[in-house]
RNA sequence: GCGAGAUAAAGCCAAACUUAUCAUAAGAUAAGGACGGAAAGCUACGGGUCUCAACAGAUAGCCGAGCUGCCUUG
Numbered sequence: 001g002c003g004a005g006a007u008a009a010a011g012c013c014a015a016a017c018u019u020a021u022c023a024u025a026a027g028a029u030a031a032g033g034a035c036g037g038a039a040a041g042c043u044a045c046g047g048g049u050c051u052c053a054a055c056a057g058a059u060a061g062c063c064g065a066g067c068u069g070c071c072u073u074g
Base pairs, nucleotide, nucleotide: 002074003073004072005071012037013036017032018031019030020029021028022027035061041067042066043065045064046063047062048059049058050057051056
């Protein structure tokens, strides 16, 4: 550098739900909490979904794409 990842190990993240705060809302943040995750790390670029009368937003734990990365193993 390339390939593979079932079990395991180290560390990591943290769904639902509860409380508080913010937001018109989708939803976000913090604490508790673990359903899960091998990128559940980052980016709204393409598609999807959601909010909104619209403008405009939300979602990376819906899929794809781009960038980066831990462990084991060939």